[in-house]
RNA sequence: GGGGAUGUAGCUUAGUCCGGUCAAAGCACUCGUUUGUCGAACGAGCGAUCGUGGGUUCAAAUCCCAUCAUUCCCG
Numbered sequence: 001g002g003g004g005a006u007g008u009a010g011c012u013u014a015g016u017c018c019g020g021u022c023a024a025a026g027c028a029c030u031c032g033u034u035u036g037u038c039g040a041a042c043g044a045g046c047g048a049u050c051g052u053g054g055g056u057u058c059a060a061a062u063c064c065c066a067u068c069a070u071u072c073c074c075g
Stems, first nucleotide, its partner, number of pairs: 001074007010027004020058001029045005051067005
């Protein structure tokens, strides 16, 4: 230099193929119930405009372009 993969909540992931009603789950965190206390269990709450920028569209995590980070292959 060329090609590919991955990037979504504090952490681990789903959703992307085939654009469409509020971006979902587990753990963690906060509060409450229960318990002599902690933990566990149960209930409730909190949180991401989807790596970044731009484009297409009535509508983009999803399609297109560029770019950044990590990683693999080729030279």
Molecule: transfer RNA
Organism: Leptolyngbya sp. SIOISBB